[in-house]
Order: sequence, then structure tokens, then C1' cells
RNA sequence: GCCGAAAUAGCUCAGUUGGCAGAGCGCUUCACUCGUAAUGAAGAGGUCGUCAGUUCGAAUCUGAUUUUCGGCU
Repeated sequence: GCCGAAAUAGCUCAGUUGGCAGAGCGCUUCACUCGUAAUGAAGAGGUCGUCAGUUCGAAUCUGAUUUUCGGCU
């Protein structure tokens, strides 16, 4: 230099013929208990890496770009 993959909640990850952003763990509150753990219920937490484009509508399609990983030279 060229090619490919990945980036989504604090962590690990789902989520595609474009149509309300989710799970597990963690966190907060409540219930249960003599108390704790466990368990149950509720809740908070996200500009979906960044910038543009297409579209009535983009995590999803297109282009550029940043970082990480792998391959080729």
C1' cells in the first nucleotide's frame, strides 16, 4: 500500500428483504428474611464509532473517515 471483519447500555452480546432499540450480568428501589445471601417485582441507564447521502422513515442501504483485529504484498 491492497483486501476483509468488528464498533449497539457500565460489561458480554443479540437485533437485516428499512417501520416504537433489546437480552443476560451489573446498578438503584421495594417485597420476602431476625439479618445477609438467594428469589420475586419495579426502575434508571443508549445522539447504535464519526461525518455526509438516499428515503415519508436508517442501528439496518450508499460514500467517506477513525480505531481495533486478521490476511496479502

This is a predicted structure of a 73-nucleotide RNA (transfer RNA) from Blautia liquoris. Rfam family: tRNA. It is annotated as a transfer RNA.